[in-house]
The RNA shown here (transfer RNA) has 73 nucleotides and comes from Cryobacterium sp. 10C3. The source organism's lineage runs through Bacteria, Actinomycetes, Micrococcales, Microbacteriaceae and Cryobacterium. Its Rfam family is "tRNA". It is annotated as a transfer RNA. The sequence is in RNAcentral, with records from ENA.
């Protein structure tokens, strides 16, 4: 140098024929307890790796660049 595969909330990770993004754990509050834990209910959190394209409309389709991971040379 080539090829694949992969990047969504603090993390682990869905989103399946494009139609304005979710769980689950964690965090915050309340409730319960003498105190924590444990249990409950509620609540915050992401402009989906980055920049263009394509559409009316992209997390999802194109294409470049970057992070990580295989494998060939």
């Nucleotide at each position: 140098g080539g090829g694949c595969c992969u990047c969504u909330a603090g993390c682990u990770c869905a989103g399946u024929u494009g139609g304005u993004a979710g769980a689950g754990c964690a965090a915050a509050u309340g409730a319960c307890u003498g105190u924590u834990a444990a249990u409950c209910a509620u609540u915050g959190g992401g402009u989906c790796g980055u920049c263009g394209g394509u559409u009316c409309g992209a997390g999802c389709c194109c294409g470049a660049c970057g992070g990580g991971g295989c494998c060939c040379a």